């Protein structure tokens, strides 16, 4: 930078300090969080298992649990719901299912 693959309904303090107004990516419509201090930041605590690493196994060009040291990531609500395209129900509204596009993270890449 957003090219390639991955993976996003689980999990994880209303912790303690500091700032001090808006924030839940963007845009819209909803819904929610917030001066009983939110969003950020910093410590501490955790969660998870994408890369390293250790171990343990099998049909050993690789798979498969396990660990959680060490690199990241994350710890409100399904990426909070929805918008576009399809499918199916319905008189409709609109429910439900799939994709898709955009976003975020990992790991390579330039």
């Nucleotide at each position: 930078c957003g090219u390639a693959c991955a993976u996003c309904g689980a999990g994880a303090g209303a912790g303690g300090c500091g700032c001090g107004a808006g924030g839940g990516a963007a845009c819209u419509g909803g819904c929610c969080c917030a001066a009983a201090g939110a969003c950020c930041g910093c410590c501490c605590g955790g969660c998870a298992a994408c890369c390293u690493g250790g171990c343990u196994u099998c049909u050993c060009c690789g798979g498969a649990g396990c660990c959680a040291a060490g690199g990241u990531g994350c710890c409100a609500a399904u990426g909070c719901c929805a918008g576009c395209c399809c499918g199916c129900c319905g008189a409709g509204a609109g429910a439900c299912g799939g994709g898709g596009a955009c976003g975020a993270u990992g790991u390579a890449g330039c």